[in-house]
RNA sequence: UCCGCCGUAGCGUAACGGGUAACGCAGCUGAUUUUGGUUCAGAAGAGUCCAGGUUCGAGUCCUGGCGGCGGAG
Numbered sequence: 001u002c003c004g005c006c007g008u009a010g011c012g013u014a015a016c017g018g019g020u021a022a023c024g025c026a027g028c029u030g031a032u033u034u035u036g037g038u039u040c041a042g043a044a045g046a047g048u049c050c051a052g053g054u055u056c057g058a059g060u061c062c063u064g065g066c067g068g069c070g071g072a073g
Base pairs, nucleotide, nucleotide: 001072002071003070004069005068006067007066010025011024012023013022019056028042029041030040031039049065050064051063052062053061
């Protein structure tokens, strides 16, 4: 320098052919317990790496950039 893949709650992952972003763990509250842990119940937490474009509508499609991983030279 070129090519490919990836970037979504604190962490790990979903979101089908574009249609109001879900689950687990962690954290919080409550019950249970002498306390802690376990178990059970409940509530909350991100608008999706950044900037544009297409579209009635974008996490998803297109362009450019940034970052990570892998490959080629």
Overview
RNAcentral holds the sequence, with entries from ENA. Predicted 3D model of a 73-nucleotide RNA (transfer RNA).